Transfer RNA from a Candidatus Spechtbacterales bacterium, 74 nucleotides, folded computationally. Rfam family: tRNA. From the family's description: Transfer RNA (tRNA) molecules are approximately 80 nucleotides in length. The RNAcentral record of the sequence draws on ENA. Taxonomically the source falls in Candidatus Spechtbacterales (Bacteria, Bacillati, Minisyncoccota, Minisyncoccia).
RNA sequence: CGGGGCAUGGCCUAAUGGCUUAGGGCGCCGCGUUUGGGACGCGGAGAUUCUCGGUUCGAGUCCGAGUGCCCCGA
Numbered sequence: 001c002g003g004g005g006c007a008u009g010g011c012c013u014a015a016u017g018g019c020u021u022a023g024g025g026c027g028c029c030g031c032g033u034u035u036g037g038g039a040c041g042c043g044g045a046g047a048u049u050c051u052c053g054g055u056u057c058g059a060g061u062c063c064g065a066g067u068g069c070c071c072c073g074a
Stems, first nucleotide, its partner, number of pairs: 001073007010026004018057001028044005050066005
């Protein structure tokens, strides 16, 4: 320098252009249970989906540019 892949709560991971106010697991907080903890049960908080534009009635999803990481080639 060229090609390809990926980017979604603290971590991991779903979501056909319209059942989405973005779901689930772990973790966190509260309550119950326990002598206490763990485990278990119930409830709760936490994301405008890497950034900026575009397409569309409608974008996490499609398109363009950028940034970061990984792989391949030179």